[in-house]
Context: one part of a larger RNA
RNA sequence: ACCGGCGAGUUACGAUAACGUGCGAGGUUAAGUAGGAGAUACGGAGCCGAAGCGAAAGCGAGUCUUAAUAGGGCGCAGAGUACGUUGUGGUAGACCCGAAACCGUGUGAUCUAGCCAUGGGCAGGUUGAAGUUCAGGUGAAACUGAAUGGAGGACCGAACCGACUACCGUUGAAAAGUUAGCGGAUGACCUGUGGCUAGGGGAGAAAUUCCAAUCGAACACGGAGAUAGCUGGUUCUCCCCGAAAUAGCUUUAGGGCUAGCGUCGAGGCAAAGCGACUUGGAGGUAGAGCACUGAAUGUACGAUGGCCCCAUCCCGGGGUACUGAGUAUAAUCAAACUCCGAAUGCCAAGGAAGCAUACUCGGCAGUCAGACUGUGGGUGAUAAGGUCCAUGGUCGAGAGGGAAACAGCCCAGACCGCCAGCUAAGGUCCCAAAAUACAUGCUAAGUGGGAAAGGAUGUGGGGAUGCACAGACAACUAGGAGGUUGGCUCAGAAGCAGCCAUCCUUGAAAGAGUGCGUAACAGCUCACUAGUCGAGUGACCCUGCGCCGAAAAUGUACCGGGGCUAAGCAUGAUACCGAAGCUGCGGAUUUGAUGGAAAUCAAGUGGUAGGGGAGCGUUCCAUGUACGUAGAAGCCAUACCGUAAGGAGUGGUGGAGAGCAUGGAAGUGAGAAUGCCGGU
Numbered sequence: 001a002c003c004g005g006c007g008a009g010u011u012a013c014g015a016u017a018a019c020g021u022g023c024g025a026g027g028u029u030a031a032g033u034a035g036g037a038g039a040u041a042c043g044g045a046g047c048c049g050a051a052g053c054g055a056a057a058g059c060g061a062g063u064c065u066u067a068a069u070a071g072g073g074c075g076c077a078g079a080g081u082a083c084g085u086u087g088u089g090g091u092a093g094a095c096c097c098g099a100a101a102c103c104g105u106g107u108g109a110u111c112u113a114g115c116c117a118u119g120g121g122c123a124g125g126u127u128g129a130a131g132u133u134c135a136g137g138u139g140a141a142a143c144u145g146a147a148u149g150g151a152g153g154a155c156c157g158a159a160c161c162g163a164c165u166a167c168c169g170u171u172g173a174a175a176a177g178u179u180a181g182c183g184g185a186u187g188a189c190c191u192g193u194g195g196c197u198a199g200g201g202g203a204g205a206a207a208u209u210c211c212a213a214u215c216g217a218a219c220a221c222g223g224a225g226a227u228a229g230c231u232g233g234u235u236c237u238c239c240c241c242g243a244a245a246u247a248g249c250u251u252u253a254g255g256g257c258u259a260g261c262g263u264c265g266a267g268g269c270a271a272a273g274c275g276a277c278u279u280g281g282a283g284g285u286a287g288a289g290c291a292c293u294g295a296a297u298g299u300a301c302g303a304u305g306g307c308c309c310c311a312u313c314c315c316g317g318g319g320u321a322c323u324g325a326g327u328a329u330a331a332u333c334a335a336a337c338u339c340c341g342a343a344u345g346c347c348a349a350g351g352a353a354g355c356a357u358a359c360u361c362g363g364c365a366g367u368c369a370g371a372c373u374g375u376g377g378g379u380g381a382u383a384a385g386g387u388c389c390a391u392g393g394u395c396g397a398g399a400g401g402g403a404a405a406c407a408g409c410c411c412a413g414a415c416c417g418c419c420a421g422c423u424a425a426g427g428u429c430c431c432a433a434a435a436u437a438c439a440u441g442c443u444a445a446g447u448g449g450g451a452a453a454g455g456a457u458g459u460g461g462g463g464a465u466g467c468a469c470a471g472a473c474a475a476c477u478a479g480g481a482g483g484u485u486g487g488c489u490c491a492g493a494a495g496c497a498g499c500c501a502u503c504c505u506u507g508a509a510a511g512a513g514u515g516c517g518u519a520a521c522a523g524c525u526c527a528c529u530a531g532u533c534g535a536g537u538g539a540c541c542c543u544g545c546g547c548c549g550a551a552a553a554u555g556u557a558c559c560g561g562g563g564c565u566a567a568g569c570a571u572g573a574u575a576c577c578g579a580a581g582c583u584g585c586g587g588a589u590u591u592g593a594u595g596g597a598a599a600u601c602a603a604g605u606g607g608u609a610g611g612g613g614a615g616c617g618u619u620c621c622a623u624g625u626a627c628g629u630a631g632a633a634g635c636c637a638u639a640c641c642g643u644a645a646g647g648a649g650u651g652g653u654g655g656a657g658a659g660c661a662u663g664g665a666a667g668u669g670a671g672a673a674u675g676c677c678g679g680u
C1' cells in the first nucleotide's frame, strides 16, 4: 500500500411540540396482591385538569393597588388527561476517537548521584623537598660543599578511568560505537561487595544534571469514558423546498445568545403581498454657486504701522519699488461652506397586465472566516488579487457554451431519453462546426499580436492662409554699391568684442549689416535685386491609422498554434455555425385547478449547510404460509425486472438449513477517522 473483518446520535428519567389511540369536565393509577411469566383483574394513595388574584392575611369571577364604587395590572367568555410513536432540548460520558495535565495509592538507587561499612588496583622510567651524616667554616653559629634521604592533588608513560579533534557510521556491528590521534594515570584517583537517601521528594564540585534507554517533576494502577469553545471521522436510496457568512450584546472576536435569512405544521380570511404607472409628500446628494463660513490670485483706491527728507518750540509737512486691514472689480476652491439644486431611491394613496405571496402562532434548523466584479465613497500613494462601507451581479450552493487553459468576467439556469429543428455570447483559411463571402475606405508597421512623457517632411481626410504665367518655390548666372573705417570706446574696433544712433545717396536691388573669418583690415556668405527655367510652392490648425521611444533571466514565448497583407482595422448589409437556453417527439415526478391519484390543463422539478416527505436492505421475535439430500444458505456466471436503494429466474459450485406475507424490536447499511485487528 491493497484486500477482508470491526468501527461513531444510544439508553434511562423527567420536559416540550406534533401525530396516533382511549375516555372526556373529567382523565389516570403507583407500589403492592392474584396470575408459571405476561396479558389482565384488584388496588384511587397520588398526579394533571376543571379559578383566579395578592408578598401575605385573605377574598373570589374576580382580585391586587388605592381614600376611591376612579384609573391601571393580572384574570373570567369550549378541554383536558393517560399511554404510545416521532422531533428536540435537560440531567447523565450522551455521536466516536484524541491531549498536555491534576489528584490518590503503591513500586523503584541491580542504571545513575551522594554517603556509610568492608575489600581490591595503579608496568616501567624520571625528578630529587625536608631531614640526616661527613667535610669546610666560626669563639659558637649562620652558611657552603659532598653524600645520604625519598617528599610531591611533581614529570614521562601502559593497565585503569575519561572523552578534546577528525573521518567513518546515521533502516549502524552499536537506541552513542569503530579507527587514528587526545586528557588523567599516588590521587578531590579508580574499582568489587553489602547497605542508606524516593517523587514537590531524593541526590547534585550546579548542567534543569541524575533518580532503570523516561525527568522543569520517575514509573504502575486507580479517580477516569478528566476536560478539549480545538482537529479528524460519522456507514443505504429517491422526492419537495432551500439559506447564511449581517445587526446588537458578550474576558467577546475561528465560541455563544437574541434578531435577520431557511423549512415544516396550523390560523385568519378584511388577499391584507409584489407590481409598470398616476398623484401627493419629506429630503440637501450629483451638479452648480460664492449670498454665509473659510481658503485663494491679479488690478485699482488705500487706513494702520515702518523707512527717508524737511521742520523740530508747538502744530506738523512731503516722499515711499516696504507692510497691507478694508472697499471695488475680474477670475477661482471646499467632506465637516450653501443664495440654489436634480436624476434615482424612499414614504403614503390609487393600481393595469400578471404572479402568489404577505402576516401571526408553534416544531426543527443552519449561518455570525465570505470571494471577485460593475457603480458611489472612506483609507492607502486617485498602489495592491490591499483594507473598510454602500448598492447591483456572479461564485459560494451552478453544471452547459464563450474568454487557448482560467470559482467570482460574457452568454445561459442541467427532471430523463432522441443519429430532430432554431438561436445567445462568441465565431465562420487549417488545426476546428460555420463566408478563402459582399460593399466602401484605412494600415505596410506582422501594426494587428504589450506601455508613457517626449520626438519625427510616415501616410489618409478636413479646414483656414501666404506667394505664384505681371513667372512663384528650388537650382544656376550676375549684382549685393557710395557718404563710411557712422559716433563712442579701444593698443586696434573698418557691417560682424562692447555701448549709442541706425540716417542720406545712386539705383533693378543692396542692413550703418545674417553667419564664417582677420591682431585690425582683407576674404567668403546672407538679407535684397535682375536674368535663365516654366507650375505650383510655403507656413499653420483639427483628425484617422501607423513609426521611434521599447533591455531579463530553461526555449520561439506579448496572435492558443500553423500561418495571414488580410485570415488586420473602421463602417454597412446578408448568410451560416454555435449551449444541458428555446422548440419538437416520448417518458417520469411535484404543486394547483377541474367534484374523485381516473383523466386533462397550467405552473414547476440545479443545489452546499439545513428542514420536510416516501422507501430499500440487514439481524432477531410473533403469527400465518410455502420450501429443502430429487440439494437450504453461501459463492460463481448471466443479454431479466424496478426511477433508486434493490429484487428475481436459470446453470454451476456447495452440502444443511432457509425463505415469503403482515406486524414488532434493533449491537441495522462503511471509503476515508496519520482509525483498530488479521492477511498478502
Stems, first nucleotide, its partner, number of pairs: 001680006011092003015088009026048003032042003052059002062074004095233002098230001102223006113197009122187001124156003127152001131148006160184003164181003168177001199215001201211003208217001236615006246259005260367002262364006272357001273355002277350005287340001288338002293334003297330005305322001306320005370395010400411003415587004420583003426577003429562003435574001438572005448564001454548002458545006465538003475532005481505003486500003511526001515524002588605007616669001618666008627657001634653005640647002